Context: one part of a larger RNA
Molecule: small-subunit ribosomal RNA, 3' major domain
Organism: uncultured bacterium
RNA sequence: UGACGGGGGCUCGCACAAGCGGUGGAGCAUGUGGCUUAAUUCGAUGCAACGCGAAGAACCUUACCGGGGCUCGACAUGAUGGAAGUAGGAACCUGAAAGGGAGACAAACGGUAUCCAGUCCGUAAUCAUCACAGGCGCUGCAUGGCUGUCGUCAGCUCGUGCCGUGAGGCGUCGGGUUAAGUCCUCUAACGAGCGAAACCCUUAUUCCUAGUUGCCAGCGGGUCAUGCCGGGAACUCUAGGAAGACUGCCGUCGUCAAGACGGAGGAAGGUGGGGAUGACGUCAAGUCAUCAUGGCCCUUAUGCCCCGGGCUGCACACGUGCUACAAUGGCCGGUACAAAGGGAUGCGAAGCCGCGAGGUGAAGCGAAACCCAAAAAACCGGCCCCAGUUCGGAUCGGAGGCUGAAACUCGCCUCCGUGAAGUUGGAAUCGCUAGUAAUCGCGGAUCAGCUACGCCGCGGUGAAUAUGUUCCCGAGCCUUGUACA
Numbered sequence: 001u002g003a004c005g006g007g008g009g010c011u012c013g014c015a016c017a018a019g020c021g022g023u024g025g026a027g028c029a030u031g032u033g034g035c036u037u038a039a040u041u042c043g044a045u046g047c048a049a050c051g052c053g054a055a056g057a058a059c060c061u062u063a064c065c066g067g068g069g070c071u072c073g074a075c076a077u078g079a080u081g082g083a084a085g086u087a088g089g090a091a092c093c094u095g096a097a098a099g100g101g102a103g104a105c106a107a108a109c110g111g112u113a114u115c116c117a118g119u120c121c122g123u124a125a126u127c128a129u130c131a132c133a134g135g136c137g138c139u140g141c142a143u144g145g146c147u148g149u150c151g152u153c154a155g156c157u158c159g160u161g162c163c164g165u166g167a168g169g170c171g172u173c174g175g176g177u178u179a180a181g182u183c184c185u186c187u188a189a190c191g192a193g194c195g196a197a198a199c200c201c202u203u204a205u206u207c208c209u210a211g212u213u214g215c216c217a218g219c220g221g222g223u224c225a226u227g228c229c230g231g232g233a234a235c236u237c238u239a240g241g242a243a244g245a246c247u248g249c250c251g252u253c254g255u256c257a258a259g260a261c262g263g264a265g266g267a268a269g270g271u272g273g274g275g276a277u278g279a280c281g282u283c284a285a286g287u288c289a290u291c292a293u294g295g296c297c298c299u300u301a302u303g304c305c306c307c308g309g310g311c312u313g314c315a316c317a318c319g320u321g322c323u324a325c326a327a328u329g330g331c332c333g334g335u336a337c338a339a340a341g342g343g344a345u346g347c348g349a350a351g352c353c354g355c356g357a358g359g360u361g362a363a364g365c366g367a368a369a370c371c372c373a374a375a376a377a378a379c380c381g382g383c384c385c386c387a388g389u390u391c392g393g394a395u396c397g398g399a400g401g402c403u404g405a406a407a408c409u410c411g412c413c414u415c416c417g418u419g420a421a422g423u424u425g426g427a428a429u430c431g432c433u434a435g436u437a438a439u440c441g442c443g444g445a446u447c448a449g450c451u452a453c454g455c456c457g458c459g460g461u462g463a464a465u466a467u468g469u470u471c472c473c474g475a476g477c478c479u480u481g482u483a484c485a
Stems, first nucleotide, its partner, number of pairs: 001485002003482003007479007015469002019432005026323008034314002042053002064309007073132001077131006088105001092101003108123004134298002137296003143292002145287003148283001150281001155194006161170003174185003200275004205243007215232002219230003246269001249263005325425001329384006341372003346365002351360003391422001396417007438461007
């Protein structure tokens, strides 16, 4: 100087408490450990691995295993030599394919020559040999880059100066204040930088400009009905610009300070809400399997191609989720109201067929125009009457649909039947402070299809509680002890 303390002081954070909903019990989904296996490819492993890399494992992917094959190689550059019935190559044979045979037909560029030319020369393809290619082989403890974490915590430093023999200290401490090393004040310090804040995006209000594909108040026309038409530019909205919030105003408190509390006005008030943004550093943290890369290793194989299998195996154990155990519910019928997205070998309407998945059909739309599209919970009416049930849907049987060469291993969906466990979950444990939790549906990426209940977004309905900081966890500043570095 740090680090540490079951030392002290001050102070924060859904850290506890207060409250709401869960997990831990059940079934299923998914990841992991373990076991098994010819292989169950590899990595991630307390917080910060475990719905993680994987925003799509039937083949492919694919790195694993078995078997079959190739050896200048699936791919790049160069050297030497050969190079016209040559390179290429339809049938055909073998084979599961890859590959190996065989082979009708049959080339290209430049030059030379009187012309044509493949025959003459050179080049290329190509063949042989070589130098090399190739490696998801090893080392993340050789590395770059990127990322996680402490932590959006308020810290980390520098110049000059001063103090100290020196390591180093002061500045950065003290008093107040803040979300903040934020600001004020004091001061052997005075300044400055990286961080904080602000600048950026979005959302909440208003105004201006613009008015189609969006809108329809007033006027006219028309319809069973609909902005449907003339028209309108008000309104909604769209998207470009501007205004607005600064403790600016008033009061109280405060050191005449920073600021705190209350109030007015305001759509919004003291950082308005959300996002992007992550200091010096820590964990030899993670990644050689995104990529790049040093070193090491393989070279008829640790490279390359193919078929099949595996990554989906199952006595078990754990994590993350979904669906439930019901009446604030389930079922049937009726009937409203979103936002954000996607769409061209795409989205696909109406109509028709089918109980349905779906089929047929083809209008429209490169989309404020058409389509996906129905939002669901809610609301209205009816049934069920507390039961393993009209709860719950696992499992299994049967029949179908779709994608795709191909659904046995191993896809999704529909219908009929079957109806399991489960009656609120031990010890323990997680999330959340407001348009949040809870709950309800909708969209998208990946993608032929899909094991999505995942992930990333969108809106609808919409709470409870916070007296407080003793305690648990983490963190900041000052101080103290130390036999630790």